[in-house]
């Protein structure tokens, strides 16, 4: 490549959460790691501060980075 199969974006309904987001349940834009981790950043959200910041969350399908994982035709 292929083939077995996976996961599920935007949008829609119900819940939770101040929020960012987040679970179920319909739906499929992608995805070979879109499996899992907040370790570093980067965005986002909250509160304090004139400001600089400073703390606490969120997001892994935004990069990195660490575990682990399907086929095997070149």
């Nucleotide at each position: 490549a292929a083939a077995u199969g996976g996961u599920a974006a935007a949008c829609c309904c119900a819940g939770c959460g101040u929020g960012a987001g987040u679970u179920g349940g319909g739906g499929a834009c992608a995805c070979a790691a879109a499996a899992c981790c907040a370790u570093g950043g980067a965005u986002c959200u909250g509160u304090a501060a004139u400001a600089a910041u400073a703390c606490a969350g969120a997001c892994c399908g935004c990069c990195a980075g660490g575990u682990u994982g399907c086929c095997g035709a070149a």